[in-house]
Description
A computed fold for a 100-nucleotide RNA, annotated as THF (Tetrahydrofolate) riboswitch aptamer. Rfam family: THF (Tetrahydrofolate) riboswitch aptamer. From the family's description: Tetrahydrofolate (THF) riboswitch was first reported for Ames et al. as an RNA motif in 5' untranslated (5'-UTR)regions of folate transport and biosynthesis genes in Firmicutes genomes. Its mean pLDDT, the model's own confidence on a scale to 100, is 77.
RNA sequence: UACAGAGUAGAAGCUUGUGCGUUAAGUGCCGAUCAAACGGGGAGUUGUUGAUCGGACGAAAAGGCAAUGCCUUGCGGUACAGGUUUCGCAUCCCGCUGAA
Numbered sequence: 001u002a003c004a005g006a007g008u009a010g011a012a013g014c015u016u017g018u019g020c021g022u023u024a025a026g027u028g029c030c031g032a033u034c035a036a037a038c039g040g041g042g043a044g045u046u047g048u049u050g051a052u053c054g055g056a057c058g059a060a061a062a063g064g065c066a067a068u069g070c071c072u073u074g075c076g077g078u079a080c081a082g083g084u085u086u087c088g089c090a091u092c093c094c095g096c097u098g099a100a
Stems, first nucleotide, its partner, number of pairs: 001100001003098003010087010020076003029055008040094004061073005
């Protein structure tokens, strides 16, 4: 000098447990504002995530009992945690490893 490669945060699927809702919150969709994170270092988006506000849409209950609450089985693109599988720095510069 040129070539090849490794590694993160995290994301998704499956699964287990404990909750929440089933008197409809949550999830998902759209818009606005703000913020955060993004391989070991630096920068960093029109990408990602989160919070707040607004908008549209919208649901699966059934049974039992000592009955105004509890239990069981379901249901919800439900929350959190564990396990597991797959994917994985938008991009740029430097560094690391390999071999020439």